[in-house]
């Protein structure tokens, strides 16, 4: 330098082929119930605007382009 794959809350992850309003679940975190206390269990809650910037579209996490980061392969 070329090719392919990946990037979504603090961590992990679904959603992507076929664009449709409010982005899913688990762990962790906060509060409450329970308990002598803790853990477990149960209930409730905050936290993302989807790597960045553009484009297409009535509408984009999803499609297109460039760039950034990570991984693998080729030279």
């Nucleotide at each position: 330098g070329g090719g392919c794959c990946c990037g979504u809350g603090g961590c992990c992850u679904a959603g992507c082929a076929c664009g449709g309003a409010c982005a899913u679940g688990g762990c962790g975190c906060c509060g409450g119930c329970c308990u002598c206390c803790u853990a477990a269990g149960c209930c409730g809650g905050g936290g993302g605007u989807c790597g960045u910037g553009g484009g297409u579209u009535c509408g984009a996490g999803u499609c297109c382009c460039a760039c950034c980061g990570g991984g693998c392969c080729c030279g």
Notes
The RNA shown here (transfer RNA) has 75 nucleotides and comes from a Nitrososphaeria archaeon. The RNAcentral record of the sequence draws on ENA. The coordinates come from a structure-prediction model, not an experiment, and the mean pLDDT is 81. It matches the Rfam family "tRNA". It is annotated as a transfer RNA. Taxonomically the source falls in Nitrososphaeria (Archaea, Thermoproteati, Nitrososphaerota).